Bacterial RNase P class A from uncultured Nioella sp., 390 nucleotides, folded computationally. Rfam family: Bacterial RNase P class A. Rfam links the family to the GO terms tRNA processing, dimeric ribonuclease P complex and ribonuclease P activity.
[in-house]
RNA sequence: GCGGAGGGCUGGAUGGUCGCGGCGCAUUGUUUGUUUUGCAGGCAAUGCGGCGAGGAAAGUCCGGACUCCCUGAGACAACGGUGCCGGGUAAUGCCCGGGCAGAGCAAUCUGACGGAAAGCGCCACAGAAAUGAAACCGCCCCUCGCGGGUAAGGGUGAAACGGUGGGGUAAGAGCCCACCGCGCUUCUGGCAACAGCGGCGGCAUGGCAAGCCCCACCGGGAGCAAUGCCAAAUAGGGACCGCGUGAAAGGCUUGCCUUUCGGGGAUGUUUCAGCCCCAGCAGGUCCGGGUUGGCAGCUAGAGCCCUUUGGUAACAAAGGGCGUAGAGGAAUGAUCAUCGAAGGAGGUUCGCCUCUGGGACAAAAUCCGGCUUAUAGGCCCUCCGCGCAA
Numbered sequence: 001g002c003g004g005a006g007g008g009c010u011g012g013a014u015g016g017u018c019g020c021g022g023c024g025c026a027u028u029g030u031u032u033g034u035u036u037u038g039c040a041g042g043c044a045a046u047g048c049g050g051c052g053a054g055g056a057a058a059g060u061c062c063g064g065a066c067u068c069c070c071u072g073a074g075a076c077a078a079c080g081g082u083g084c085c086g087g088g089u090a091a092u093g094c095c096c097g098g099g100c101a102g103a104g105c106a107a108u109c110u111g112a113c114g115g116a117a118a119g120c121g122c123c124a125c126a127g128a129a130a131u132g133a134a135a136c137c138g139c140c141c142c143u144c145g146c147g148g149g150u151a152a153g154g155g156u157g158a159a160a161c162g163g164u165g166g167g168g169u170a171a172g173a174g175c176c177c178a179c180c181g182c183g184c185u186u187c188u189g190g191c192a193a194c195a196g197c198g199g200c201g202g203c204a205u206g207g208c209a210a211g212c213c214c215c216a217c218c219g220g221g222a223g224c225a226a227u228g229c230c231a232a233a234u235a236g237g238g239a240c241c242g243c244g245u246g247a248a249a250g251g252c253u254u255g256c257c258u259u260u261c262g263g264g265g266a267u268g269u270u271u272c273a274g275c276c277c278c279a280g281c282a283g284g285u286c287c288g289g290g291u292u293g294g295c296a297g298c299u300a301g302a303g304c305c306c307u308u309u310g311g312u313a314a315c316a317a318a319g320g321g322c323g324u325a326g327a328g329g330a331a332u333g334a335u336c337a338u339c340g341a342a343g344g345a346g347g348u349u350c351g352c353c354u355c356u357g358g359g360a361c362a363a364a365a366u367c368c369g370g371c372u373u374a375u376a377g378g379c380c381c382u383c384c385g386c387g388c389a390a
Stems, first nucleotide, its partner, number of pairs: 001386010012339007020052002023049012054361001058372002061370005066223004071273006079219005084098005099113001100111004114214002119212002121208003136154002138150004162180006181203001182201004187196003227296004237287005246261007262278004303322008343356005
């Protein structure tokens, strides 16, 4: 100097004028409560001061806080999710570190990464044959027959039942041997996933579980249009189902009441406990009507920043500091001036100068932690490769 990899910050600046939203203070007016003043509160106007849209606010893909519902507690089932090991976190499918596998010269990146020896299933076409098989060409033998042997060589295919070399054989084959691969295993290192030295074994031999499945762990459902309060209105609506429809005791008003047993109901099943009902009951199914108003929820949070300590890190603890939108059909805008990014053109004494240019993706709506996607440019740090110079 060129190319590449990982991480971080930023996402135009300043000033004036006019205009919005919310908060605080002051003044004036008005109104409510009270006890006339006073005091407290509400509303309006004016003035002053501070604040007011992101790194993703997006996607709605995960995890929660919070709210309500299922009568409560437990067990099981169904359904869904995750899937190497260790750590972090409120929690996760997230983050950090490590292992293994793959890509890359490397820095580094990616992984839907438990189990194929529990079972079932799939592997089209081509090929002789694709889970217990197969012989097309080839090689060898021969009694020459549509015979026998073979799977080393060739062909097909994504994949052909271990690889290379040697011995052996009629020709061949783990048939035998060496090394590699594979399986089992003592020991060593490591919390572990795993790794390494060694030993034994000719060896159970393909892939797919992002096919069903098996194993381990986790999980109730809805969501701020949740929910709560006030006001108001309607149809205290209609139809159908509802097994069982009992027994005993007591009381007195002689057909009612109370208690116990029994039966039923709300739930995916079941156990215990509690509640409701026993007659057209509790409850279940379907159809239909009213409410479209106001207030709250609504912004102080697992919040942010700095320092120290511990840790490889994610992060944790301690100390100090800050106050940083809350609309309600939805505010945060318009305009003027100056400066000004990348880029382009010209000039140059190579220091720079002049002109032009005028910046992407994009908009809070209960809040937070992640992931994913989009992004004109600018700056900083670390690392890898190639080339050159000293």

Record summary
Its mean pLDDT, the model's own confidence on a scale to 100, is 77. NCBI's taxonomy places the organism under Bacteria, Pseudomonadati, Pseudomonadota, Alphaproteobacteria, Nioella.